[in-house]
RNA sequence: UCACCCACUUGGCAAACGUACCGAAAGGUACGGACGCAAAGUCUCCGGCCUAAGGGAAACUACGGUAGCGGGACCGCGACA
Numbered sequence: 001u002c003a004c005c006c007a008c009u010u011g012g013c014a015a016a017c018g019u020a021c022c023g024a025a026a027g028g029u030a031c032g033g034a035c036g037c038a039a040a041g042u043c044u045c046c047g048g049c050c051u052a053a054g055g056g057a058a059a060c061u062a063c064g065g066u067a068g069c070g071g072g073a074c075c076g077c078g079a080c081a
Base pairs, nucleotide, nucleotide: 005078012037013036017032018031019030020029021028022027035068041074042073043072045071046070047069048066049065050064054061055060
């Protein structure tokens, strides 16, 4: 440096649920809580999915979300061989 991770160590994150707040909603933030995670770190660029306030006669629609759905980009801890 590259690859791999069912080895070891030290740490990290935190699903559901509860309370408060924000939001039209999806969802988010804080605290508690741990189902899990070796990128469950960051970014909506691509696809998927969720929502549909606004728009539309209706069907539908993202400029709203989801990075803990996948791909990609950037960056990064440990480490057998």
Molecule: c-di-GMP-I riboswitch aptamer
Organism: Sideroxyarcus sp.